[in-house]
RNA sequence: CGGGUCGGUCGGGCAGUCGCUCGGGGCCUUUCGCCCCGAGAGGAAAGUCCGGGCUCCAUAGGGCGCGGUGCUGGUUAAAGGCCAGCGAAGGCGACUUCGGGAAAGCGCAACAGAGAGGAGACCGCCUCUUUGACAAGGCCGCGGGCCUUCAAGAGAGGUAAGGGUGAAAGGGUGAGGCAAGAGCUCACCGGCCGCCUGGGCGACCAGGCGGGCCAGGCAAACCCCACUGGGAGCAAGACCUAAUAGAAAACGAUAAGACGGCCCGUCUUGUUUUCGGGUAGGUCGCUCGCCCGCCGGAGAGAUCCGGCGGCUAGACGAAUGGCUGCCAAGCCCUCAACGACUAUUAGCUUGGGGGCUAUACAGAACCCGGCUUAUAGACUGACCCGGCUU
RNA sequence: GUGGGUGUAGCUCAACAGGUUAGAGCACUGGGUUGUGGCCCCAGAGGCUGUGGGUUCGAGUCCCAUCACUCACCCCA
Numbered sequence: 001c002g003g004g005u006c007g008g009u010c011g012g013g014c015a016g017u018c019g020c021u022c023g024g025g026g027c028c029u030u031u032c033g034c035c036c037c038g039a040g041a042g043g044a045a046a047g048u049c050c051g052g053g054c055u056c057c058a059u060a061g062g063g064c065g066c067g068g069u070g071c072u073g074g075u076u077a078a079a080g081g082c083c084a085g086c087g088a089a090g091g092c093g094a095c096u097u098c099g100g101g102a103a104a105g106c107g108c109a110a111c112a113g114a115g116a117g118g119a120g121a122c123c124g125c126c127u128c129u130u131u132g133a134c135a136a137g138g139c140c141g142c143g144g145g146c147c148u149u150c151a152a153g154a155g156a157g158g159u160a161a162g163g164g165u166g167a168a169a170g171g172g173u174g175a176g177g178c179a180a181g182a183g184c185u186c187a188c189c190g191g192c193c194g195c196c197u198g199g200g201c202g203a204c205c206a207g208g209c210g211g212g213c214c215a216g217g218c219a220a221a222c223c224c225c226a227c228u229g230g231g232a233g234c235a236a237g238a239c240c241u242a243a244u245a246g247a248a249a250a251c252g253a254u255a256a257g258a259c260g261g262c263c264c265g266u267c268u269u270g271u272u273u274u275c276g277g278g279u280a281g282g283u284c285g286c287u288c289g290c291c292c293g294c295c296g297g298a299g300a301g302a303u304c305c306g307g308c309g310g311c312u313a314g315a316c317g318a319a320u321g322g323c324u325g326c327c328a329a330g331c332c333c334u335c336a337a338c339g340a341c342u343a344u345u346a347g348c349u350u351g352g353g354g355g356c357u358a359u360a361c362a363g364a365a366c367c368c369g370g371c372u373u374a375u376a377g378a379c380u381g382a383c384c385c386g387g388c389u390u
Numbered sequence: 391g392u393g394g395g396u397g398u399a400g401c402u403c404a405a406c407a408g409g410u411u412a413g414a415g416c417a418c419u420g421g422g423u424u425g426u427g428g429c430c431c432c433a434g435a436g437g438c439u440g441u442g443g444g445u446u447c448g449a450g451u452c453c454c455a456u457c458a459c460u461c462a463c464c465c466c467a
Base pairs, nucleotide, nucleotide: 001386002385003384004383005382006381007380008379009378010377012327013326014325015324016323017322018321020040021039022038023037024036025035026034027033042361046372047371049370050369051368052367053366054233055232056231057230061264062263063262064261066229067228068227069226070225071085072084073083074082075081086099087098088097089096090095100224101223105222107218108217122163123162124159125158126157127156128155129154130153131152135149136148137147138146139145140144171189172188173187174186175185176184190214191213192211193210194209195208196207197206198205199204237284238283239282240281246275247274248273249272250271251270255269256268257267258266276466277465278464291310292309293308294307295306296305297304298303329357330356331355332354333353334352335351336350337349391463392462393461394460395459396458397457400416401415402414403413409447418434419433420432421431422430440456441455442454443453444452
């Protein structure tokens, strides 16, 4: 200098002017209205994918079912989050992705292929039986016949080395062995199982001994194991208030609902569905909270502990905005300086001037912790690879 | 706002615990039949199963993310 990996921070600032919501104060007899002051969106407020607080149902109960999670240790209020590690796969590397069980069970594997799970003989290889052309050899009683070898065909069997099919064909290489072959046997390598030693809290790692044990894939279909989950949600729920009109059907204490799968159990006494009608109100919940900033300490880190300071939207037909100017920032043009031994000059750096663009994704709705997704642009840290120079 | 559901041809629907090249009806196109049109008969075209990833040998189907559409909610109770 070029390319790349993993993070972090910000995501406009100032001034003027015109508005919006809420709170406080003032003017006004009150209403309407006016004036002053203060506060007023995000890193994701989003998707609603997880978890918790809070509220009601029982104090949140028991069993079955159903669902969720899934290496190990830690962290947290909890979590499918986060941190650190382990193993496997990918990458030259920084690094990234994935994670219980398939020698428990029931299953699945289309097409192709002989055979798809203690399998399989299609081609090939080998043995035996049989037919046995041509040729060669041998024997005889020489008319011819018989025997042996051999190509080839048929049949019976052996064989998983080789070919071929497939995503996948039941360890690999070599030697022995065999009719030909094969863990059939042996050596080495790989995997698995059992035992032992050492290290680690552990996942696991390193090593030794024994066993030919060779066991394949799929659990993001069922299933097994471990842990775990009661349900509903601020339109929860509480109080005040307005309007109206109820009707039908089903079930009814052996019932129905709370309990959105079933049973038990507890509580309550009507419940559910359809049609019809009414309202479009107020107050609370509501924002001080596992909060924010700074400093110190513990820890490898997530995180935790302590001290000091701070108050930071609470709207509901739903506020938080528009315009103008300047600046920051980016891009382009131009001038000057520095600039390879000298000169010119490219690129880079610094400074001056001019022009242009001038903000993406997106808008709180009970509140938090996460995840995921969207995001113009700017700043910044650590590390890796390649080239050049010293 | 909260809680559910659904996306397959132009439309309405299929596709059994994943299997070859995703089917059917209507609609469309061409031909036949008819004097012409319809009905009818024959043939054909039209889909990357909303989108993007993952698991698997293999995904419409299973898992994750995302997009679009849609339903319910108060009182008489």